[in-house]
Model confidence (mean pLDDT): 83 of 100. The part of an RNA shown here (large-subunit ribosomal RNA, domain V) has 581 nucleotides and comes from a Bacilli bacterium. Lineage of the source: Bacteria > Bacillati > Bacillota > Bacilli.
Context: one part of a larger RNA
RNA sequence: CCCGCGACUAGACGGAAAGACCCCAUGGAGCUUUACUGUAGCUUAAUAUUGAUUAAUUUUGAACUUUGUACAGAAUAGGUGGGACGCUUUGAAGCCGGGACGUCAGUUUCGGUGGAGCGGUCGUUGGGAUACCACUCUAAGUUUUGGAUUGAUCUAACUCGACUCCUUACCGGAGCGAAGACAGUGUUAGGUGGGCAGUUUGACUGGGGCGGUCGCCUCCCAAAGAGUAACGGAGGCGCCCCAAGCUAUCCUCAGCACGGUUGGAAAUCGUGCUUUGAGUGCAAAGGCAUAAGGAUGGUUAACUGUGAGUCUUACAAGACGAGCAGAUACGAAAGUAGGGCUUAGUGAUCUGGCGGUGCCGUGUGGAAGGGCCGUCACUUAACGGAUAAAAGCUACCCUGGGGAUAACAGGCUGAUUGCGUCCAAGAGUUCACAUCGACGACGCAGUUUGGCACCUCGAUGUCGGCUCAUCACAUCCUGGAGCGGAAGUACGUUCCAAGGGUUUGGCUGUUCGCCAAUUAAAGUGGUACGCGAGCUGGGUUCAAAACGUCGUGAGACAGUUUGGUCCCUAUCUGUCGUGGG
Repeated sequence: CCCGCGACUAGACGGAAAGACCCCAUGGAGCUUUACUGUAGCUUAAUAUUGAUUAAUUUUGAACUUUGUACAGAAUAGGUGGGACGCUUUGAAGCCGGGACGUCAGUUUCGGUGGAGCGGUCGUUGGGAUACCACUCUAAGUUUUGGAUUGAUCUAACUCGACUCCUUACCGGAGCGAAGACAGUGUUAGGUGGGCAGUUUGACUGGGGCGGUCGCCUCCCAAAGAGUAACGGAGGCGCCCCAAGCUAUCCUCAGCACGGUUGGAAAUCGUGCUUUGAGUGCAAAGGCAUAAGGAUGGUUAACUGUGAGUCUUACAAGACGAGCAGAUACGAAAGUAGGGCUUAGUGAUCUGGCGGUGCCGUGUGGAAGGGCCGUCACUUAACGGAUAAAAGCUACCCUGGGGAUAACAGGCUGAUUGCGUCCAAGAGUUCACAUCGACGACGCAGUUUGGCACCUCGAUGUCGGCUCAUCACAUCCUGGAGCGGAAGUACGUUCCAAGGGUUUGGCUGUUCGCCAAUUAAAGUGGUACGCGAGCUGGGUUCAAAACGUCGUGAGACAGUUUGGUCCCUAUCUGUCGUGGG
């Protein structure tokens, strides 16, 4: 050096299982509820099955009997028409008794008595006689027909019976009893309804959640055309104004100094200086003194129909606009005016409302309905708006994906951390530097907490312990030195030094820490916070259960508590032992 055998597992990001944690999907499922929309069920009412009698109340129609006072006027005149006569031994006037109405004046009715008259036309008032007849209004009563409500009763529908008889597997028939037009059932409508069902429950995001944001305007970033990102830095808007619009004409602000009654830092007045520092309805920027700023007069162009040509722009939108026609305001006129100094003050489509209209009109004429023009209704604010209409939990979970994205480890970085250096104010009786060293400055390391999200989500097993270690030196002990605020013994600090060593227990899952007893000493770190194809499995981190707290709830908690399957026969590299060539 080559080839074996027996062992061990450090590595082959070893094998196994398209990661169960995390995120994503306009994925799924289970569960919850005061999410949304439904629905079984329950309930209420109407109606059908469903009939009879009666009472009360109410209502419609009919018949009859009554009812009716403005003033004037014999007096309690409902209205209109006809009308000169009508009623009466089938009992008039009057009288007695009872009832009804009433505006207390009277009207009317019944019974008895009575035995022959009473009323109208005429006159007053004013619209004429309840003298008589017919129709009718207001209100009331009686009778009756129909309806409704409520109560009571009935029996024949319907229902029930464990009773009797017939029949008999049940069913059924007859009778009897109970109940009874209720119940039950059908239909329609209202209420309730996680009992059940279908669904929804946004995105951005230096992982996700929590928080914040989502449209528009102004400035910076923005690199002197335009444009330009971030959970970059600052602010505003979701209106307002009939003048704060248009036009003609006129004017100049703020501040300061000085002077001047009350009067003061500032009121109003005068002179001068200053040149835009004032003002502009509201944020900022850009503008504006020829004013776009401040006034006065007249007014409605804050018009209708259009529009050459442009800016902007993926689209859809958005913006500017001379000119033409009509009608108008101001101005002597030339002219100016299609809102406001400009840039924010906003919402597509569908659906519906309102006004107009020379359009369409389902055989025709109309209409219904629609179109066209104008206009209105959205914090559709997640603001290019999924629906008219929508919240949660999952540790019981599932699927598809992702190292496009978190937790472990590694990597980059080194704020933080550890160590060192510089400066030296000061402490050290004196004296910065024996020792310590503020305020600061500069490094190194890669052990902490972080930042980033680069390999790994078709899997890189995670704390601690056990076993076995190996390395660094910024050295705990042992060794050798310098300095000392080193008398000695001790000790402080610095330099050299990694050969060897660096304990046993109690508590806790603990690393750590505290305690006890020792020791020469009980070092600091790296090695996937060394080591689970070496062990353990106490902790963390599934399914069960409980407490506290939170939540209406399903459930949740770097809160607690009990319990809870740790697989692999070694191919290669590596290591140890051994054999052959």